[in-house]
RNAcentral holds the sequence, with entries from Rfam. The RNA shown here (Lysine riboswitch aptamer) has 177 nucleotides and comes from Ectobacillus ponti. Lineage of the source: Bacteria > Bacillota > Caryophanales > Bacillaceae > Ectobacillus. The coordinates come from a structure-prediction model, not an experiment, and the mean pLDDT is 80. Its Rfam family is "Lysine riboswitch aptamer". Its family is annotated with lysine biosynthetic process in the Gene Ontology.
RNA sequence: CUCAUUGGUAGAGGUUGCAAUUGUCAAAAGUAAACAGCGCAAGACUUGUGGAGUCCGUGACCGCUGCCGAAAGGGGCAAUUGCCGAAGCGGGAUGCAGCCACACUGCAAGCUGCUGGGUCUGCAUUGAAGAAGUGCAGAACUGUCACAAGCAAGCCUUGUGAAGAGCUAUUCGGAGA
Numbered sequence: 001c002u003c004a005u006u007g008g009u010a011g012a013g014g015u016u017g018c019a020a021u022u023g024u025c026a027a028a029a030g031u032a033a034a035c036a037g038c039g040c041a042a043g044a045c046u047u048g049u050g051g052a053g054u055c056c057g058u059g060a061c062c063g064c065u066g067c068c069g070a071a072a073g074g075g076g077c078a079a080u081u082g083c084c085g086a087a088g089c090g091g092g093a094u095g096c097a098g099c100c101a102c103a104c105u106g107c108a109a110g111c112u113g114c115u116g117g118g119u120c121u122g123c124a125u126u127g128a129a130g131a132a133g134u135g136c137a138g139a140a141c142u143g144u145c146a147c148a149a150g151c152a153a154g155c156c157u158u159g160u161g162a163a164g165a166g167c168u169a170u171u172c173g174g175a176g177a
Base pairs, nucleotide, nucleotide: 001176002175003174005173007171008170009169010168011167014084017083018082019081020080021079022078023077024076025075035066036065037064038063039062043055044054045053046052047103048102049101050100051099087115088114089113090112091111094108095107096106097105098104116142117141119139120138121137122136123135124134125133126132144162145161146160147159148158149157150156
């Protein structure tokens, strides 16, 4: 110096990269709940079923009126922190919680599958929502690498393709000159 390859270390994609925390703003909403009045008349509540419990002719539940009046999840902005499978979604199992059992739902960590990244459009779903999230499909954009072609011969341009278990740099170990 070159080749191949295991591991380690450090980086890049974007000034809408990803996520978290705090503060603030809008919205949720003049909604829910509470209180009062009127009406109705026998059931009602705890996610569904069963059980158990509680309330109820001293009028529950429900409806209307008045008065009073929130919050959570989600979002915008700012700051800080941690990072580059950052993170998100799916799957089955485990633990905890929801009065008990099953189902269901939520939370937690781990295993496993997919996705390079953000944007826009359509459909579906969650949601108060024309916000936002997620899934599927599509469109252009963007970063990396490979291949091919072009050139004024550059690390550029164009086209095609691939995936982060990737790419770049460096280093331990191996081989050759």